[in-house]
The prediction has a mean pLDDT of 81.
Predicted 3D model of a 1488-nucleotide RNA (small-subunit ribosomal RNA) from a marine sediment metagenome.
Rfam family: Bacterial small subunit ribosomal RNA. Rfam links the family to the GO terms structural constituent of ribosome and ribosome.
């Protein structure tokens, strides 16, 4: 010391990414004021510069002018001559270096001005400058002749110096080369100047002047200080090894030179060295500290301003002067730039202030003063300073202050307005003070709310909208996740709000967050990540013990470490910012001194627990070589035998009548080595298996003899190193890459199959790689057990007495299975992935990239090291819950499937839908789950569509109206038709559709805004919850496992123990019995009338009754409830009795959680959009009824189990006043026609058919079938062409039972058979029920289409209709190689060489010629290295909603998949050869 988003349906992990913080720069909008401050061309161009200014100044000297009458005295110049222009200022290119920092040295050095002490200034002496005069020249400047002075120059003394040689220990010191003291050679100062008083003296009128004394001041030489320098050193501070070797003045030493000094700094000679894995050379970058940002802090990044310190002054070289420069508002040259020019020749350098131009995102006035604080000169006044002090721009940065405050009326609150009070900082006017002058600022007066708020945001994260408009994946937003396709809290725009506030957002850059480089404080089984393995050099790190020394370690204490910065106290501008003092603290550090000795090390000496020898007897595919065997294959040879053989999923290619396969016998080749064999052995690891000899390694076990820490690891470096592959020679049987051929397929460059070549095998070399895997580094210490197995010790016990068996104890291997503990989890768990120790090697998001480019290695093939730019919010682990599987295993079936019975599918009509067509052929439904479905019935209505034609605004506002709006309403036009219009008349009276709003009304749209119902999985068995319990967590348990059921039904075990909603129960109908009731219902028995009839009998109808049926009420009955078998004695299930019914008795209503963005906005309700006089509404006619064709449901057949003729029989649901209709009559019928009887219903009405008798037809397109057309009729209606429906005669089509497929059905079922009822005229082959007749089979199984649970694998989660891969097309982007071609830089030779040092020499000549020598800048040439660009062209790589071809990979991904290699193919990839498991399934072993 603080998080927080973002990878998943979720979840822990791992890891980036972003987002909140301060700090620096631009920039957007805006913006009152005061103050401080070390803010302001650093970043890009160390680019280039008009024009002022940034360095002078003096009691030394000479002169000129001026002022003043002269003169004194002053002022302004010019020249000589001192001192100063080596400071201040400015910049940051070089430079990786003694350039900085910090600590020493110098016995190896200088110092002007300054201070202190000490001697000293003696004698001389010749020029010149200005100014004068003549000249040259455009300037610039310059030449000739004459004069003159100094503190300017020069000669001699003297001090003093410097060399050489000597001396004494005399003195300092750690150390003399130092100091000193002698001789000796050589050289060798000075301005007694200058100013002032005082005094004298010469001439004299006085000034002048000269001497000679004090004072200041200056000069000269020593010696010490001070302060500045200057040179050597130890350490310390940056990135590259795709920079591993550098160096010839180089290393070193003798002698010279030079220098202030030392010193390859420079030379001549010797000698060969010096530096470098602790990183030399080399390339790339960079001024370096004090500090500065941030950070809890260790650290990280920086290095503008301030201070120091270094190094530059247009690039490059040189030197002069001087104390100091190799100077830069001095010098010379050369290079490149520019200016002036009479072209002959000159001059210039802002990285000094200002200013301009350029470059850029990106930075001010051509300003005031020397009053302060410096500096320079002067004795001093004082001159002089763009140092510096002031002021001016500039939202640089800190600090502080404001933009009012209290009430009040109005308005629902606010906002805002009206209004009162109160304040007056700031603004505004005034006075004063302040200033070098000014301004600010200070202090004081007056009036006055007066003169003052903006940016950014409001999906999340993250404080702020579940407001409106507009947009409609367009237009834009976006820091990251992501908004935007018509109801955008996400875009523009309003209005609300929320952060900050004279500010506020955006871009870029640093540090924190990042424990994402981890030293403090991570990692490396599977996420990234242990080297293929082993020996071993440097290093790094080491057992037990005496003794020494103190590097390291600690202590103490001296010295340093510059101010500023920071911290803290006190004071000073009202406060603060800022600044003054004092102290501390930092600089985490460097040296010197002194002490301590546990550690660590060094040295010596001891010791044996680690190592390593020695001995024994075992074990064992360890390794090489050499011999020898054996089973198969092949091929040949001889014999026997006769048609196939081979091969597959199924062929086919092959092979065989030249005799194949097969069968016996011989022979030859080559490669191999069943069984035994075992998570058994050995080996470092790659590997190693037939037997035998011969050589050789290494382990494990006893023994405790021997050395005596001799170890552990191990960068570099070496050895070894499957497989395929190269090279060369052999060898080649069987296999088989590449190739050929057959199949397979839409295609098959494959999976299959027939052939085959390299290879596979041996020698000799190469290669060096692999899923070289335990995905686990090596050594060594420590931490619970059980249970196998291999070797070796030691003991025991049995007997078969063996090289036996069993058991046990220690040890070394190799296995499981677990405590504790560790881990995201899977899982490791003494063979650790637990807890520590040494050491090494790796890792830092994905991609690009096991690349590329450089280098080393290889004959190649390729290996080994190893980037970037670009891209891209995730890749990636581990577990979980789904769903998925051409994975398993259980169970199921309800017609799944088998067994069976009856259809479609072909015909002909009906009839729905597609297409087509039309004015229009309304519209919806489209696998299952749409197609006789909305539609329970389309001539007109319906009606939604089409043609054509009428009509219609509730309220309101405004224009119109008693001069008559509107409404009616003869009659005429108008029209298809209307008092709708219009003329034209009458009534009637008050409204109003001309216009704006605004309403009605819509089968207009959106079933992807919606309610609501509805289909379907599926009447499957299933689908959750509470609370406990397990796991970091999603989650799991419960609900799993066993039996069992129709069922998550039950039962039993069980960290699960209870619930619920579904199943079942309940309800209803039906199937049995009691029982109660009795009209419209029955009528068995009893009665009465009546009718036919001879009679027997039989029909009607009344009473009686309610036995029987029937109606409907109430209740019984069935529960595996009995017996017996099986099962755990259970729950159940088999089989039985008994019953009308047996295991739900049948047969209905009932449809969990849920999903399908299933249907319906055209049933109805409703958001929102759209139409509004037409997308409202009415009226005729038309259409939905179309017709080359496609199909889905039905009907009717194909006929003899059957048509036809006739005669006879039996029903149940139900319906019936716009209505059912008896009976009678008339029609062949349909149907009509009279009365209309009864019926608002158990009353009256409608009521079958197949079926049975008997005949008839005899297998034929028929006496089967009935389309189709023809004629006549009937019937509903206002109508019947389009387009109803029925009756009669006539016509008499396709069609002989039906292919691939497919469909219904388990008992009163299926087929068959009619009836009725629905739909408001008429119309069913329709729909929904009734009843008759009435069957076969199965009673099993998971094989096919599904369900349900379990369980595995997953790279799916829109969930396999998933998901993803590679070529090719296309468009853009970075790097790459690249023919060549341009620039910097360097490096080796070479050529020319300006200048300048040093030396000759020569001229009369203080200057100059000429030549040498050497340092050498800068040019050009040849040769290379390296690095920057441009570039035809080429490869490959990213990236982009909908392109192409295939489907490689994920489920056993339909040929298990991946590693490494070779070879082929549009491409994903196929194959061979050896390797992994990071494979799914079954079997079988092995341990547990």
């Nucleotide at each position: 010391u603080a998080c927080c988003a973002g990878u998943u349906g979720a979840u822990c992990c791992u890891g980036c990414u972003g987002g909140a913080g301060a700090c620096u720069a631009c920039u957007g909008c805006u913006a009152u004021u005061g103050g401080a401050g070390u803010c302001u061309g650093a970043u890009u161009a160390a680019g280039c510069c008009a024009u002022g200014c940034a360095a002078g100044u003096c009691a030394g000297a000479a002169u000129u002018u001026c002022c003043g009458g002269c003169a004194a005295g002053g002022a302004a110049g010019u020249u000589c001559g001192g001192c100063g222009g080596a400071u201040a200022g400015c910049u940051c290119a070089g430079u990786a270096a003694c350039a900085c920092g910090u600590g020493g040295a110098c016995a190896a050095c200088c110092u002007g001005c300054c201070c202190u002490u000490g001697a000293g200034a003696g004698g001389g002496g010749g020029a010149u400058a200005a100014c004068c005069u003549c000249g040259g020249g455009a300037a610039a400047c310059u030449g000739a002749g004459a004069c003159u002075a100094a503190u300017a120059c020069c000669c001699c003394u003297u001090a003093g110096g410097u060399g050489a040689g000597a001396g004494a220990u005399u003195c300092u010191g750690g150390a003399a080369u130092g100091a000193c003291u002698c001789u000796u050679a050589c050289u060798c100062a000075a301005a007694g100047g200058a100013u002032g008083g005082c005094a004298u003296c010469u001439g004299a009128u006085g000034c002048c002047g000269a001497u000679g004394u004090c004072a200041u001041u200056g000069c000269u030489c020593a010696a010490g200080g001070a302060u500045g320098g200057g040179u050597c050193u130890g350490c310390g501070g940056u990135g590259g090894a795709u920079u591993a070797g550098c160096u010839u003045g180089u290393u070193g030493g003798c002698g010279a030179g030079g220098u202030a000094a030392u010193g390859g700094c420079u030379c001549a000679c010797c000698a060969a060295g010096g530096c470098u894995a602790c990183a030399a050379u080399c390339c790339a970058u960079a001024c370096c500290g004090g500090c500065u940002a941030u950070g809890g802090g260790a650290g990280u990044a920086g290095g503008a301003g301030c201070c120091g310190g270094g190094a530059g002054a247009u690039g490059g070289a040189u030197a002069c002067u001087g104390a100091g420069a190799c100077a830069a508002u001095g010098a010379u040259c050369c290079a490149g730039g520019c200016c002036c020019u009479a072209c002959g020749g000159g001059g210039c350098g802002c990285a000094g202030c200002a200013g301009g131009c350029g470059c850029g995102a990106a930075a001010c006035c051509u300003c005031c003063a020397c009053a302060a604080u410096g500096c320079g000169c002067g004795a001093a006044a004082g001159c002089g300073u763009g140092a510096u002090g002031g002021g001016g721009g500039g939202a640089c940065u800190c600090c502080a202050a404001g933009u009012g405050u209290u009430c009040u009326c109005a308005u629902a609150c606010a906002a805002u307005g009206g209004g009162a009070a109160c304040u007056u900082u700031u603004g505004u006017a005034g006075a004063g003070u302040g200033u070098a002058a000014a301004a600010a600022g200070c202090u004081c007066u007056a009036a006055g709310a007066a003169u003052a708020a903006a940016g950014g945001c409001u999906g999340g994260g993250u404080a702020a909208g579940a407001c409106c408009g507009g947009u409609g994946c367009c237009a834009g937003c976006c820091u990251c996740c992501g908004c935007g396709g018509u109801a955008a809290c996400a875009c523009c725009g309003g209005c609300a709000g929320c952060c900050u506030g004279a500010g506020u957002g955006g871009u870029a850059g640093u540090c924190a967050c990042g424990u994402u480089u981890a030293u403090u404080g991570g990692g490396c089984u599977u996420a990234a990540a242990g080297c293929a393995u082993c020996c071993g050099u440097a290093g790094c790190u080491g057992g037990u013990u005496c003794a020494g020394u103190a590097a390291g370690u600690u202590c103490u204490u001296u010295g340093u470490g510059a101010a500023a910065u920071c911290c803290u106290g006190u004071c000073g501008c009202c406060u603060a910012a800022c600044g003054a003092u004092a102290g501390g603290g930092c600089u985490u550090g460097c040296a010197g001194a002194g002490a301590a000795u546990a550690c660590u090390a060094c040295u010596g000496g001891a010791c044996u627990a680690g190592g390593a020898g020695c001995c024994g007897g075992g074990a064992g595919g360890g390794g090489c070589u050499a011999g020898g065997g054996g089973c198969a294959u092949u091929c040949u040879u001889g014999g026997g035998g006769u048609a196939g053989c081979g091969g597959u999923g199924a062929a086919a290619u092959g092979u065989u009548a030249u005799a194949a396969u097969c069968c016996c016998a011989g022979g030859a080749a080559g490669g191999u080595c069943a069984c035994c064999a075992a998570c058994g052995g050995c080996g470092a690891a790659g590997g190693c298996a037939c037997c035998u000899a011969g050589c050789u390694a290494g382990a494990a076990c006893g023994g405790g003899c021997u050395c005596g820490a001799c170890a552990g690891u191990g960068a570099g470096g070496g050895a070894u190193g499957a497989a395929a592959g190269c090279u060369a020679g052999g060898g080649g049987a069987g296999c088989a890459a590449a190739c050929c051929g057959g199949a397979u397929u839409a295609g098959a460059u494959a999976c299959c199959c027939g052939g085959g070549u390299a290879g596979u095998c041996c020698u000799a070399g190469c290669u060096g790689u692999a899923a070289a895997c335990g995905a686990u580094g090596u050594g060594g210490g420590c931490u619970a057990a059980g249970c196998g197995u291999u070797u070796c010790u030691u003991g025991a016990a049995c007997c078969u007495a063996g090289g036996g068996u069993u058991c046990a104890u220690g040890a070394a291997g190799u296995g499981u299975u677990g405590a504790a503990g560790g881990g995201a989890a899977a899982c490791c768990g003494u063979u650790a992935a637990g807890c520590c120790c040494a050491c090494c090697g790796c890792c830092u998001g994905g991609g690009g990239a096991c690349u590329a480019c450089g280098g080393c290695c290889g004959c190649a093939a390729g290996g080994c090291u190893g980037a970037a730019a670009c891209u891209u919010a995730a890749a990636g682990g581990a577990a979980u819950u789904g769903g998925c599987g051409g994975g398993g295993g259980a169970g199921c079936a309800c017609c799944a499937c088998a067994a069976g019975g009856g259809g479609u599918g072909g015909a002909g009509u009906c009839u729905g839908c597609g297409g087509u067509u039309c004015a229009a052929u309304u519209g919806g439904a489209u696998a299952a789950a749409a197609c006789g479905c909305c539609g329970a019935g389309c001539a007109a209505c319906u009606u939604a569509c089409c043609a054509a034609g009428g009509g219609c605004g509730a309220c309101g506002g405004c224009a119109g109206g008693a001069u008559g709006a509107u409404g009616g309403u003869c009659a005429g036009g108008c029209u298809a038709a209307u008092g709708a219009c219009c003329u034209u008349a009458c009534c009637u009276a008050a409204c109003a559709a001309g216009c704006c709003g605004a309403g009605a009304g819509g089968u207009a749209g959106u079933g992807c805004a919606u309610g609501g119902c509805c289909g379907u999985c599926g009447u499957c068995a299933g689908c959750u919850c509470g609370u406990a319990c397990u796991g970091u967590g999603a989650a799991a348990c419960g609900u799993a496992c066993c039996c069992u059921u129709a069922a998550g039904u039950g039962g039993g075990c069980u960290a699960a123990c209870g619930a619920g909603c579904g199943a079942g129960a309940c309800c209803c109908g039906u199937g049995c019995c009691u029982c109660c009731a009795u009209u419209u219902g029955c009528u068995a028995u009893c009665u009465c009338c009546u009718c036919u009839g001879a009679g027997a009998a039989g029909g009607g109808g009344g009473g009686a009754g309610c036995a029987c049926u029937a109606u409907g009420a109430a209740g019984g009955g069935a529960c595996c409830g009995c017996u017996g078998g099986c099962g755990a004695u259970g729950a159940g299930u088999c089989a039985g009795a008994g019953g009308a019914a047996g295991g739900u008795g049948c047969g209905g209503u009932c449809g969990a959680c849920g999903a399908u963005a299933g249907g319906u906005c055209c049933g109805u309700a409703u958001g929102c959009u759209c139409c509004a006089a037409a997308u409202c509404u009415c009226u005729u006619g038309g259409g939905c009824u179309a017709c080359a064709c496609g199909u889905g449901g039905a009907c009717u057949a194909c006929a003899a189990u059957g048509g036809c003729a006739u005669g006879g029989a039996c029903a149940a649901u139900a319906g019936g006043u716009u209505g059912c209709a008896a009976c009678u009559c008339c029609g062949a019928g349909a149907g009509g026609a009279g009365c209309g009887a009864g019926c608002u219903a158990a009353u009256c009405c409608c009521u079958a058919a197949a079926c049975c008798a008997u005949g008839u037809c005899u297998c034929a397109g028929u006496u089967c079938g009935g389309a189709u057309u023809g004629a006549g009729c009937c019937u509903u209606g206002a109508a019947a062409u389009c387009c109803a429906g029925g009756c009669u005669c006539a016509u008499g089509a396709a069609g002989g039972u039906g292919a691939a497929a497919u469909c219904c059905c388990u008992a009163g079922u299926a087929a068959u058979c009619g009836c009725a009822a629905g739909u408001u005229a008429c119309c069913a082959u329709c729909u929904u029920g009734c009843g008759a007749u009435g069957a076969a089979u199965a009673u099993g199984u998971c094989c096919c289409c599904g369900c349900u649970c379990c369980u595995u694998g997953c790279a799916c989660a829109c969930a396999c209709c998933g998901c993803c891969c590679g070529u090719c097309a296309a468009a853009c982007c970075a790097a790459c190689c690249g023919a060549g071609u341009g620039g910097a830089c360097u490096u080796a030779g070479g050529a020319u060489g300006a200048g300048g040092u040093u030396c000759u020499u020569c001229c009369g000549a203080c200057g100059g010629g000429a030549g040498a020598u050497u340092c050498a800048a800068a040019u050009c040439c040849u040769a290379g290295g390296c690095u920057c660009g441009c570039a035809a062209g080429g490869g490959g790589g990213g990236u982009u909603a909908a392109g192409u071809c295939g489907u490689a990979a994920c489920a056993a991904g339909g040929u298990a998949g991946c590693c490494g290699u070779a070879g082929g193919g549009g491409g994903a990839u196929c194959u061979g050869c050896g390797g992994c498991u990071g494979g799914a399934u079954c079997a079988c072993c092995u341990c547990c």